[in-house]
């Protein structure tokens, strides 16, 4: 720079559920753990959802849809 083990430290936290915010997708905090080696961060591309709208479209969510960009623990085997 590359990788990912019957490895060691150790992180995150799906579904529900309470509780608040948002018209909504969905978001916070607390319980919980399906799972994850970038399940860390970034809407740069495309999916997808919401809202408006005849419609083109516009706007917001979803990084745990997918690909990319950035940063990053350990050290088996390559």
């Nucleotide at each position: 720079u590359c990788u990912g083990a019957a490895a060691a430290u150790g992180g995150c936290a799906a579904a529900u559920c309470c509780g608040g915010g948002g018209u909504a997708a969905c978001c916070c905090g607390g319980a919980g753990a399906c799972g994850c080696a970038a399940a860390g961060u970034u809407u740069c591309g495309g999916a997808u959802c919401c809202u408006g709208g005849a419609a083109a479209c516009a706007g917001g969510a979803u990084g745990g849809c997918c690909g990319g960009g950035c940063u990053a623990c350990c050290g088996a085997a390559a």
Molecule: c-di-GMP-I-GGC riboswitch aptamer
Organism: uncultured Geobacteraceae bacterium